[in-house]
Context: one part of a larger RNA
RNA sequence: UGACGGGGGCUCGCACAAGCGGUGGAGCAUGUGCCUUAAUUCGAGACAACGCGAAAAACCUUACCAGGGUUUGACAUGCUGGUAGUACAACCCCGAAAGGGGACGGAUCCCGGUUUUGCCGGGAAGCCAGCACAGGUGUUGCAUGGCUGUCGUCAGCUCGUGUCGUGAGAUGUUGGGUUAAGUCCCAUAACGAGCGAAACCCUUGUUGCUAGUUGCGACCAGUUCGGCUGAGCACUCUAGCGAGACUGCCGUUGUCAAAACGGAGGAAGGCGGGGAUGACGUCAAGUCAUCAUGGCCCUUAAGCCCUGGGCCGGACACGUGCUACAAUGGGUGGUACAAAGGGAUGCGAAAUCGCGAGAUGGAGCGAAGCCCAAAAAAACCACCCCCAGUUCAGAUCGGGGGCUGCAAUUCGCCCCCGUGAAGCCGGAAUCGCUAGUAAUCGCGGAUCAGCCACGCCGCGGUGAAUAUGUUCCCGAGCCUUGUACA
Numbered sequence: 001u002g003a004c005g006g007g008g009g010c011u012c013g014c015a016c017a018a019g020c021g022g023u024g025g026a027g028c029a030u031g032u033g034c035c036u037u038a039a040u041u042c043g044a045g046a047c048a049a050c051g052c053g054a055a056a057a058a059c060c061u062u063a064c065c066a067g068g069g070u071u072u073g074a075c076a077u078g079c080u081g082g083u084a085g086u087a088c089a090a091c092c093c094c095g096a097a098a099g100g101g102g103a104c105g106g107a108u109c110c111c112g113g114u115u116u117u118g119c120c121g122g123g124a125a126g127c128c129a130g131c132a133c134a135g136g137u138g139u140u141g142c143a144u145g146g147c148u149g150u151c152g153u154c155a156g157c158u159c160g161u162g163u164c165g166u167g168a169g170a171u172g173u174u175g176g177g178u179u180a181a182g183u184c185c186c187a188u189a190a191c192g193a194g195c196g197a198a199a200c201c202c203u204u205g206u207u208g209c210u211a212g213u214u215g216c217g218a219c220c221a222g223u224u225c226g227g228c229u230g231a232g233c234a235c236u237c238u239a240g241c242g243a244g245a246c247u248g249c250c251g252u253u254g255u256c257a258a259a260a261c262g263g264a265g266g267a268a269g270g271c272g273g274g275g276a277u278g279a280c281g282u283c284a285a286g287u288c289a290u291c292a293u294g295g296c297c298c299u300u301a302a303g304c305c306c307u308g309g310g311c312c313g314g315a316c317a318c319g320u321g322c323u324a325c326a327a328u329g330g331g332u333g334g335u336a337c338a339a340a341g342g343g344a345u346g347c348g349a350a351a352u353c354g355c356g357a358g359a360u361g362g363a364g365c366g367a368a369g370c371c372c373a374a375a376a377a378a379a380c381c382a383c384c385c386c387c388a389g390u391u392c393a394g395a396u397c398g399g400g401g402g403c404u405g406c407a408a409u410u411c412g413c414c415c416c417c418g419u420g421a422a423g424c425c426g427g428a429a430u431c432g433c434u435a436g437u438a439a440u441c442g443c444g445g446a447u448c449a450g451c452c453a454c455g456c457c458g459c460g461g462u463g464a465a466u467a468u469g470u471u472c473c474c475g476a477g478c479c480u481u482g483u484a485c486a
Stems, first nucleotide, its partner, number of pairs: 001486002003483003007480007015470002019433005026323008034314002042053002064309007073133001077132007088105001091102004108124007135298002138296003144292002146287003149283001151281001156195006162171003174187004201275004206243007215233002220230003246269001249263005325426001329385007341372003346365002351360003392423001397418007439462007
């Protein structure tokens, strides 16, 4: 100087407390361990691995296994030699395919020469043989770059000069206030500065101007009563430029400070809400399987191609979720209101068929135009159920069908009929959340032929409770103290 302390002081954080809803029990989904297996490819391992890499494992992917093949190779560059019935190749044979064999046909480009529908010479592309080499998801993340997690959006981490100390070092960065903040003020052997904090950026909340189609609907007119049409751009909205919030104003407190509290005005008030943004560093943290890369290793294989299988196995254990156990509910019928997205090998309307999945159909739309598209919960009305393993719950299984795709057996999703399991609110323990949040309800998107999505990332609808407080648990910051630790 740090680190540590079941030392102290001050302070913060959904850390506790106060609340609301869960997990842990059930069934299923998914990841992991273990076991099994020819293989169940690999990685990730307290927080910070385990719905993680994977924003899509039937083939492919795919790295694994079995079998079949291949050796200048699936791919790159260079060199040497060869190549017109050559490269390519309808079709045929063997084969699971890869591949192997045969075969109708059958070439191209550039330059030069020439006797110019052509021929000759050289070169290119392609092919064959050979040589250099390719190739490796083989190994080392403890050789590395890059990228990332984490402490932590915590308020810290440092430097120059000066001063103090023999020196390591200290000071500044401490003290008194204050703040979300090393934020600011005051004091001060320090004076300044940098990286962080804040601000600048995006979005949301109010509004002015500009603009008016694909958007809008106040006035006028028409109307098939639909903003449908004329006309309009007020309003909504869209999207560009502005305004607006700064403790600016008033009062109180405060050191004449910084600031705090209350108030006015205001759409918004003291960082308005949300996002992006992550200091010096820590964990030899993670990744050699995104990529790149040193060393090592393989080279008729540890490279490459293919078929089939596996990654989906199941006594079991754990994590994360979904659906429930019901009456604030379940069912049937009618009626309503979003936002944000996506769409051309695409979204696909009306209409028709089908109980339905879906099929036929093809209008319109490269989309403020058309489509996906029905929002759902809610509310209201009407009716059924009457507390039961039930008209709860939906697993499992049987049968029949639809769709995608070369192909749904291993191993897809959906529909219909039947079947109707466990489950009556969950032990010890444990998680999330402070407001448009939790809870609850649906909608969209990426990936994607299809889909094991209940995942992830977004969007809106309905919409709470509680916070007296900092004694305690956990983590963190500053100061101080002890130390046999570095």
Annotation: The part of an RNA shown here (small-subunit ribosomal RNA, 3' major domain) has 486 nucleotides and comes from a metagenome. Its mean pLDDT, the model's own confidence on a scale to 100, is 84.